[in-house]
């Protein structure tokens, strides 16, 4: 110096103007309710004068005025907080919420080597086994194809109880040549058999080689080498892994095709769900409704549970009306995050301390200029019930390694 | 902010592993005096993109990308 591979971390500094938005608390204005305290007090009741439109006493309740507190709302000025590594896709797992508290069968879905972590996972760690790279390294939906079905298209003889096109061999006949004839041999032709060694076809063609053996050939036998079953032996928590012994067992892919074994799964979701107010045509059509049984209850289907059922009711579903994007809760302390120690190879866990008003919106905030530093203020990009993961997008900067090349 | 569902020719659509196809359009030729209608012929695709699994993907699986649709409360 080229060209890779892994992991880690940051998404930017200060300073000034202006500008959103949540929270505190200060000051002024407005309005609301309530208690207290002060004052006034209407109507009643009672007296009294005597008969009105009088005077007093009581209840100080209704109401009225003022102070005081308290709560809301606007204005002013102040403190203080203000998007992310993916807030993103909504792919996967959960709190949390409401349905019948979710129980049984079918059916549907997910995952799938082995151990661990972890609230869970389809997520992470660590290893096994199996590809690919020279290497760093990396990928694997990695359980059953010797339970059963289904596929395998063209091409090729034949495509899964194997199969004969072509070549091999063998055995009839028939013709031909040799021959004096027959016998034997050699070839042509036709039919009849054997053969999976070789050809070629295809993604794939029934283990590889070799040697015996055959007519000729084959695991037909045999040795070696592969794989598979099957017994044992060490090692290991296991998935395996090394070794030994036996059997010629040599058996096709495909399960992200059906399925078949394991393992789990009740649905819907903050527009869930609760409390508050406001306003109508409490409207109009359909369905249903008491042994039986029907209907309705946010799981597709059966059981099982609930709840309703004789009418001016009840349930349910459509239209159609009202509110008007009504208010608070839910909703910002949570499986939290910094630092250390301790187990552990890691994911992780335990303990100690420490942070905590630390975004919280519903026409939805988080900016926007200038200056100075800077390689540069750039990329992808903006919360919306809330953490854990994965996936995609995307900028930059460090560490380690690998492998080529050149130089010393 | 939730929860669905679809992408194959210019438009509407089938196609569910082994040849990419239908009606409408387009385009050339006949035919007509000319047009329309009819005949014959032909163009025209990254099966939305990427990556798997399979010998083999427009179907199977996974990621992505665009488009559409539904969900307020009251009685």
């Nucleotide at each position: 110096g080229g060209a890779g591979c892994a992991g880690a971390c940051a998404a930017a500094g200060c300073g000034g103007u202006c500008g959103c938005u949540g929270u505190u608390g200060a000051a002024g204005c407005g309005g609301c309710g309530g208690g207290a305290g002060u004052g006034a007090a209407a109507c009643g009741a009672c007296c009294u004068c005597c008969g009105g439109a009088a005077g007093g006493u009581u209840u100080u309740u209704a109401u009225c005025a003022u102070u005081u507190u308290g709560c809301c709302g606007c204005u002013u000025g102040a403190a203080u907080g203000g998007a992310g590594g993916a807030a993103a896709g909504u792919c996967c797992g959960a709190g949390c919420u409401c349905c019948g508290c979710a129980g049984g069968g079918c059916a549907g879905g997910a995952c799938g080597g082995u151990g661990g972590c972890u609230a869970a996972c389809g997520g992470c760690c660590a290893c096994c086994g199996g590809g690919g790279g020279c290497g760093a390294c990396c990928c694997c939906a990695g359980g059953g194809a010797a339970a059963g079905u289904g596929c395998c298209g063209c091409a090729g003889a034949a495509a899964a109880c194997a199969g004969a096109c072509c070549g091999c061999c063998c055995c009839g006949c028939u013709c031909c040549a040799u021959c004096u004839a027959a016998a034997u041999g050699g070839g042509u032709g036709c039919g009849g058999g054997g053969u999976a060694a070789g050809g070629g076809u295809g993604a794939a063609a029934a283990g590889g080689c070799g040697a015996g053996g055959u007519a000729a050939g084959a695991g037909c036998u045999c040795a070696c080498c592969g794989g598979u079953c099957u017994c044992g032996a060490u090692g290991g928590u296991g998935a395996c892994a090394u070794c030994g012994g036996g059997a010629g067992c040599c058996c096709g892919g495909c399960a992200a095709a059906c399925c078949c074994c394991g393992u789990c799964c009740g649905g819907a979701g903050c527009a869930a769900g609760g409390u508050u107010a406001a306003a109508u045509a409490g409207g109009u059509c359909c369905c249903g409704c008491u042994c039986c049984u029907u209907g309705a209850g946010u799981u597709g289907c059966c059981c099982g549970c609930u709840c309703a059922a004789u009418a001016u009711g009840c349930g349910g579903g459509a239209c159609g009306g009202g509110u008007a994007u009504a208010a608070c809760c839910g909703c910002a302390c949570a499986a939290g995050u910094c630092g250390g120690a301790u187990a552990g190879c890691a994911a992780u866990a335990u303990c100690c301390g420490g942070c905590u008003c630390c975004a919280g919106a519903u026409g939805a905030a988080u900016g926007a200029c200038c200056g100075c530093a800077u390689c540069a203020u750039u990329a992808c990009a903006g919360a919306a019930c809330u953490c854990g993961g994965c996936u995609u997008a995307u900028u930059g900067u460090c560490u380690g390694c690998u492998c080529c090349g050149u130089u010393a | 902010g939730g929860g669905c569902g679809a992408u194959u020719a210019g438009c509407u659509c089938a196609g569910u592993g082994g040849g990419a196809g239908a009606g409408c359009g387009c385009u050339g030729c006949c035919u007509u005096c000319a047009c329309a209608c009819g005949g014959c012929a032909g163009a025209g695709g990254u099966c939305g993109c990427a990556g798997g699994u399979u010998c083999g993907a427009a179907a199977c699986c996974c990621g992505c990308a665009u488009c559409g649709c539904c969900c307020a409360c009251c009685a």
This is a predicted complex of two RNAs, RNase P RNA and transfer RNA, with 483 nucleotides together. The prediction has a mean pLDDT of 76.